The part of an RNA shown here (small-subunit ribosomal RNA, central domain) has 348 nucleotides and comes from an uncultured prokaryote. Model confidence (mean pLDDT): 83 of 100.
[in-house]
Context: one part of a larger RNA
RNA sequence: CUGGGCUUACAGGGUGCGUAGGCGGCCGAUCAGGUCAGGUGUGAAAUCCCACGGCUCAACCGUGGAAUGGCGCUUGAAACCGGUCGGCUUGAGUGAGCUAGAGGUGCACGGAACUUCCAGUGGAGCGGUGAAAUUCGUAGAUAUUGGGAAGAACACCGGUGGCGAAGGCGGCCAUCUGGACCGGAUCUGACGCUGAGGCGCGAAAGCGUGGGGAGCAAACAGGAUUAGAUACCCUGGUAGUCCACGCCGUAAACGAUGUGUGCUAGCCGUUGGGGCCUUAGGCCUUCGGUGUCGCAGCUAACGCGUUAAGCACACCGCCUGGGGAGUACGGCCGCAAGGUUAAAACUC
Numbered sequence: 001c002u003g004g005g006c007u008u009a010c011a012g013g014g015u016g017c018g019u020a021g022g023c024g025g026c027c028g029a030u031c032a033g034g035u036c037a038g039g040u041g042u043g044a045a046a047u048c049c050c051a052c053g054g055c056u057c058a059a060c061c062g063u064g065g066a067a068u069g070g071c072g073c074u075u076g077a078a079a080c081c082g083g084u085c086g087g088c089u090u091g092a093g094u095g096a097g098c099u100a101g102a103g104g105u106g107c108a109c110g111g112a113a114c115u116u117c118c119a120g121u122g123g124a125g126c127g128g129u130g131a132a133a134u135u136c137g138u139a140g141a142u143a144u145u146g147g148g149a150a151g152a153a154c155a156c157c158g159g160u161g162g163c164g165a166a167g168g169c170g171g172c173c174a175u176c177u178g179g180a181c182c183g184g185a186u187c188u189g190a191c192g193c194u195g196a197g198g199c200g201c202g203a204a205a206g207c208g209u210g211g212g213g214a215g216c217a218a219a220c221a222g223g224a225u226u227a228g229a230u231a232c233c234c235u236g237g238u239a240g241u242c243c244a245c246g247c248c249g250u251a252a253a254c255g256a257u258g259u260g261u262g263c264u265a266g267c268c269g270u271u272g273g274g275g276c277c278u279u280a281g282g283c284c285u286u287c288g289g290u291g292u293c294g295c296a297g298c299u300a301a302c303g304c305g306u307u308a309a310g311c312a313c314a315c316c317g318c319c320u321g322g323g324g325a326g327u328a329c330g331g332c333c334g335c336a337a338g339g340u341u342a343a344a345a346c347u348c
Base pairs, nucleotide, nucleotide: 003320004319005318006317008301012316014201015200016199017198021194022193023192025088026087027086028085029084030083031082033081034080035077036076037075038074039073040072041071042070049065050064051063052062053061054060091191092188093187097182099180103177104176109171110154115149120144121143125136162169163168206247207246208245209244210243211242215241216240220236221235222234223233258315259314260313261312262311263310266293268291269290270289271288272287273285274284275283276282277281297304298303321348322347323346330341331340332339333338
C1' cells in the first nucleotide's frame, strides 16, 4: 500500500458531545489548483522486448527500433472535484400552537407489609426440615389485640405499555429542568453527516470521610447431610445494601447487530398525534414510536426481512489460526482494588 470481513464462527468502541480530518443539496457566473487534450524537452549507456546482421550454430556480440511508472515547460478545454462571487429552499435549524411520558434534580407528604422495643391478656412450647438439630422460651417466648419508634421498598393499575444517548427510570403533590412527536407553515439560508485525539455520562460490586441500619445478606460461627462437605438445607450473623460528598470506569454495558441518509411487496397488533364521518363508535393517515408474521433479496445455516442481517453512499471503530494472553515489560490513570494501552519466546 492492499484484499476479505465484523448477530451466532476472529471482529461494532458501554454511551453521548465535539476538535482536527474525511465527505457533502439546487441554480448561475468566474478562476484554472486537481482533471483531460495537443505540442515540446527530458527520462544516460548497458540490461529487458522486437527486427536485421557477425562469429559454421548457440551462448555471446553489433546496428536500428520500441519501451521507460514519470517529471518540467508551453498552448488549450471547463463537464466533474476544488477556490471565489451571487442566488434558492427541498437538507438542517428557529419562532408561535399543541400532545404524551417511571426522562433528570432537590423538597415535602402517604399507606400496606416486615423487624425491634414498651405495657395488657395468656401459660408451654415455638421455630425449622426430606427427617432433624443448633437457635429462641417459666428471667414468660410463639400466638392474640391495640399503641409508639426506625429504616428500606412502593402491591393492585402494569401492559413484547411509556420515557431516556446509554447506564437506567415506577406511591403521591408541587418546584426547577432536558428531550421527543404532531399540525401549520414564521424566519435563517447548506448553517449538514461522521468524528482520530479530547471532554462528559456510565449497572452492580469495590474504596475514602461522615451518617444511617428494619429486612436481606458475602465473610464468619454453629446444626445437619456426607466416605469427606471449606457446598447445596437449617439457625444465627458482620461488611454491604440506604443517605451526603469524593473516587473507581468495568459488565453476557446484548438487539452479542456503530452513526447518518436514500431506495425496495404486503398483512395483523399496540402506542402518541392528525384528519373525516359522526357519535361514544367507525374509517383514513402520503405522520412518529414499538411488536408479531411475511414477498423479493440476502445468509454457511439458523434466520433477517421498510425498526434489514436487502440494494447503495459517507465517516469512525475493530478482526486476521488455537494456546501462551487481554498476560509480561514500559507508559498513562487510580488511595487501593485494579483499569487502559499491549507484546514476545515457546508450543500445537